[in-house]
Context: one part of a larger RNA
RNA sequence: CCAUGGUUAAGGAACUCGGCAAAAUGCCCCCGUAACUUCGGGAGAAGGGGGACCCGACCCGUGUACCCACUGGCUGGGGAGAGCGGGGAGGGUCGCAGAGACCAGGCCCAAGCGACUGUUUACUAAAAACACAGGUCCGUGCGAAGUCGCAAGACGAUGUAUACGGACUGACUCCUGCCCGGUGCUGGAAGGUUAAGGGGACGAGUCAACCCGCUUCGCGGGUGAAGCUUUGAACUUAAGCCCCAGUAAACGGCGGUGGUAACUAUAACCAUCCUAAGGUAGCGAAAUUCCUUGUCGGGUAAGUUCCGACCUGCACGAAUGGAGUAACGACUUGGGCGCUGUCUCAACCAUGGACUCG
Numbered sequence: 001c002c003a004u005g006g007u008u009a010a011g012g013a014a015c016u017c018g019g020c021a022a023a024a025u026g027c028c029c030c031c032g033u034a035a036c037u038u039c040g041g042g043a044g045a046a047g048g049g050g051g052a053c054c055c056g057a058c059c060c061g062u063g064u065a066c067c068c069a070c071u072g073g074c075u076g077g078g079g080a081g082a083g084c085g086g087g088g089a090g091g092g093u094c095g096c097a098g099a100g101a102c103c104a105g106g107c108c109c110a111a112g113c114g115a116c117u118g119u120u121u122a123c124u125a126a127a128a129a130c131a132c133a134g135g136u137c138c139g140u141g142c143g144a145a146g147u148c149g150c151a152a153g154a155c156g157a158u159g160u161a162u163a164c165g166g167a168c169u170g171a172c173u174c175c176u177g178c179c180c181g182g183u184g185c186u187g188g189a190a191g192g193u194u195a196a197g198g199g200g201a202c203g204a205g206u207c208a209a210c211c212c213g214c215u216u217c218g219c220g221g222g223u224g225a226a227g228c229u230u231u232g233a234a235c236u237u238a239a240g241c242c243c244c245a246g247u248a249a250a251c252g253g254c255g256g257u258g259g260u261a262a263c264u265a266u267a268a269c270c271a272u273c274c275u276a277a278g279g280u281a282g283c284g285a286a287a288u289u290c291c292u293u294g295u296c297g298g299g300u301a302a303g304u305u306c307c308g309a310c311c312u313g314c315a316c317g318a319a320u321g322g323a324g325u326a327a328c329g330a331c332u333u334g335g336g337c338g339c340u341g342u343c344u345c346a347a348c349c350a351u352g353g354a355c356u357c358g
Stems, first nucleotide, its partner, number of pairs: 001353008010344002014342001019339001027051005036041001038171001052093004058087005066078004070073001094098001106337007113329002118130002134169007146155003172324004177254003182251002184247005191242003197236002203230004209223006255273005282316001283313001294310005
């Protein structure tokens, strides 16, 4: 010096990002116990008192002798005393201390998030993340949908719409507004567009034959049937798309400007532009607020945090759910009581190391 323990005057969180760590509480019995609440809880709330050993009046349990009764029994009823067990007012004894050591809840107030018990990153994250019961929507009529497999086949399910699969939300309470223009999905089939296929017009190549010219074998030019080859139009033809509807607990979206009231300010009101429709209820400087340590109030001597309000919501908002909410939480935030070497401010002791000497 380090590690692990122990003790500490006075103060008692002044430490620190933060009471981290430590201290404190701790068992049994009795008294007593608030807000709130889903009436179950909250609750071991909180807060108090008692506790060893000896004597012990008295009370209780067990239960016998004995007595009574009859249905005469391993019967029923009454019932001392002893023994054993339990409780016990009161009195006494000892110690600093009686749940004497070990073991063995700290508590309260307020707020956020998640209802809860549960699950998770084996080896840096246990949470507000996941799950959850409950809610809604969509699909599926059974050889079901869906999933695995090339298939046979299997799961779903030896189930049958109170069932099964998928998606979102996430107990409960009060609720869940407007928009179908875009995207998606569902339905529709009149019209437009649209593939292969069907269809085969027109054209082209080749060439028999014929015509013309030069005309000697022959050569050159033109017309060009059939066949073969080739180009392939009109027309016909599905879903889809265009189109027409519906649908938001489908993906999603939910305005601007100007003016106006007899102080001022503000604007219930008016005008106008745009939109598919312009954010309803509720909440709001919020796990969301940039400006911002917003402003006011509370708490403190002093408060960028916290709580209650306000609303100017940069950029809340209704199952990507909104607002509440008892209970619950090794969650997060603020405050208080108790308690303490966390600190003022350090000291000493024990054990084991480091280190020095041997």
Molecule: large-subunit ribosomal RNA, domain IV
Organism: Verrucomicrobiia bacterium